[in-house]
């Protein structure tokens, strides 16, 4: 220079002039002061508050799920501890139990599960083409010898037939066999040797796990080491389940108060000593109780209050690796209800682009004056905090990889 | 503020207890049948399953996020 890691920051400033919503002086005119975020968002979690009975007890339902710690809580974070990804910097992980049972693994395969013979190996036995040997029969051809000249004699004994023994392909039964090939996403470690009719953890050695036993280091997840055992058991729990632990339910439209208008009407279904209610559902307990529920169908869509200062920020010390936490000073920082928080000029700042010229470099390229243009994202409080998501412009610092030059 | 529900071809809808080529009507086109032209027939095309991540051998179906969209819930007698 490129490409990428992570970390922490900002969210334009004065000023002018016009408005806007609370405050707080003032009888008033008028004056003083104060007004969005990092996410105010989505509403995914958790809590403060407030009601409901005191928030009790099972079940049943929902959630989280390595360990230790922070914390009001958390499904947050923090810091390890296993995995797993990247050359690295880093980063991901809903990360308990599959050996408590249950289901599901489409298609394809013989077989998807403490499982299987499709094809291959092999071992029996049935038939059996056919090969060797033997022994017997036949006695060719060529050789030797004779003659009446196309026979015969000898030797040599070949094919064929047949006795016995033995080996035996294809094929048929019955079994062994999970080494090999096949199928699949997966088929009950891996490599060698021995073993065997072939083979197998069958058995040996060496690697991988596993489980169980001791030591040692840690608070623990865990690690390391040694020992002992052939134990080699498939995947899914973001399927059911099963442990362990949380979680009573509404929600500021909680609630408490003024006030205004109505037909305290009409229908159904329960009860009258038990229903019914305690704002999700059932069982107990407890507590209120004299009618309750639901529909229709009337009236009103008003005010006050909760309400902002709070599990609050800034800084400094102190404990902690760290998230936090304690301690001293210090600061007040929106309260609107169809809902304020703006618009406009001028400056000066960023930041793209173009030009020009200057410095540095061989060079890509930087870095700076000065000029023209042009730009500033995402989004708007609503009872209030902690988080996690998601939306976005900017630039800064560290550090990784790679290529160039000294 | 709280609850619930939808999202699949242009349109409406299925499929959702995971299983490979994601079906159906209606619409489109293109053939057939008539003089044409509608119904009919036969054939055919068209799909990021709303976007992303993730669990799975494997995802329209699970589970996290996130966009869109819709509906109910006030008090007073």
């Nucleotide at each position: 220079g490129a490409a990428g890691c992570a970390g922490a920051c900002c969210a334009g400033a004065u000023g002018g002039c016009c408005g806007c919503c609370g405050c707080c002086c003032u009888c008033a005119c008028g004056g003083g002061g104060g007004g969005a975020g990092g996410a105010a968002a989505g509403u995914c979690c958790g809590g403060g508050c407030u009601c409901c009975a005191c928030a009790g007890g099972g079940c049943a339902u929902g959630g989280u799920g390595c360990u230790g710690g922070a914390u009001a809580a958390c499904g947050u974070c923090c810091a390890g501890c296993g995995g797993g990804g990247g050359u690295g910097a880093c980063c991901c992980c809903a990360g308990g139990g599959a050996a408590a049972g249950u289901g599901c693994c489409a298609c394809a395969g013989a077989g998807a599960g403490a499982a299987g013979u499709c094809c291959g190996c092999c071992c029996g036995c049935c038939a059996a083409a056919g090969c060797u040997a033997u022994a017997g029969u036949c006695g060719a051809a060529a050789c030797a010898g004779g003659c009446u000249c196309g026979c015969c004699u000898g030797c040599c004994g070949a094919a064929g037939c047949u006795u016995u023994a033995g080996c035996g392909a294809a094929g048929g039964c019955a079994g062994g066999u999970a080494a090999g090939g096949g199928u699949g996403a997966a088929a009950g470690g891996g490599u060698g040797a021995g073993g065997u009719a072939a083979g197998a953890g069958c058995u040996c050695a060496c690697c991988g796990g596993g489980u169980c036993c001791g030591g040692c280091g840690g608070u623990g997840a865990c690690g390391c080491c040694g020992g002992a055992u052939g134990c080699c058991a498939g995947g899914u729990a973001a399927a059911c389940c099963c442990c362990a632990c949380c979680a009573g339910g509404a929600g500021c439209a909680a609630g408490a108060c003024c006030a205004a208008a109505u037909a305290g009407g009409g229908a159904a279904g329960c009860g009258u000593u038990a229903a019914g209610g305690a704002c999700g559902g059932c069982c107990c307990g407890u507590c209120c109780g004299u009618g309750c529920u639901u529909c229709c169908g009337g009236g009103u869509u008003g005010g006050u209050u909760g309400c902002u200062u709070g599990a609050g920020g800034c800084c400094g010390c102190c404990g902690g690796c760290a998230a936090c936490g304690g301690c001293g000073c210090u600061c007040c920082u929106a309260g609107a209800u169809g809902a304020a928080u703006g618009a406009c000029c001028a400056u000066c700042g960023c930041c793209c682009g173009c030009a020009u010229c200057c410095g540095g470099g061989u060079a890509a390229c930087c870095g700076g004056c000065u000029g023209c243009g042009g730009g500033a994202a995402c989004a708007g409080a609503a009872c209030c905090c902690g988080g996690c998501u998601u939306a976005c412009g900017g630039g800064c610092u560290g550090c990784u990889u790679c290529g160039g030059c000294c | 503020g709280c609850g619930c529900c939808c999202g699949u071809a242009g349109c409406u809808c299925a499929g959702c207890u995971g299983g490979a080529u994601a079906g159906a009507g209606c619409a489109c086109a293109a053939g057939a049948c008539u003089a044409c032209g509608a119904a009919u027939c036969u054939u055919g095309g068209g799909g990021u399953c709303g976007g992303g991540c993730g669990u799975u051998c494997g995802a329209a179906u699970c589970g996290c996020u996130c966009c869109g969209g819709g509906c109910g819930c006030g008090c007073c007698a």
This is a predicted complex of two RNAs, RNase P RNA and transfer RNA, with 483 nucleotides together. The prediction has a mean pLDDT of 77. Rfam match: Bacterial RNase P class A. Rfam links the family to the GO terms ribonuclease P activity, dimeric ribonuclease P complex and tRNA processing. By type it is a ribozyme.